[in-house]
RNA sequence: UGCACGGAUACGGGAGACACUGACCGCGCGUCAGGGCCGAAGGAGCAACCGCCCCGGUAAACUCUCAGGCAAAAGGACCGUAUCCGUGGA
Numbered sequence: 001u002g003c004a005c006g007g008a009u010a011c012g013g014g015a016g017a018c019a020c021u022g023a024c025c026g027c028g029c030g031u032c033a034g035g036g037c038c039g040a041a042g043g044a045g046c047a048a049c050c051g052c053c054c055c056g057g058u059a060a061a062c063u064c065u066c067a068g069g070c071a072a073a074a075g076g077a078c079c080g081u082a083u084c085c086g087u088g089g090a
Base pairs, nucleotide, nucleotide: 001090003088004087005086006085007084008083009082010081011080012079013078018035020034021033022032023031024030036070037069038068042066043064044063045062049057050056051055
């Protein structure tokens, strides 16, 4: 100091699904219950492959919905830009 990988921060973008039904009520987009639904916080599971081959390791945007969510807000995997930190290398 251009590079690679990982992490953090800021900004921008960012989907899906009941404003369902009943009761209460301060009449709200609220609370409780009932079922219905969504997958892109998090979590869990599995293939190929690999191994010391009984068994184990190991993925996801796939699957499951425990959690979360189903007006708005918030959150939001992921993407882009910028800065900083760490490791490696030249």
Molecule: Glycine riboswitch aptamer
Organism: Paracoccaceae bacterium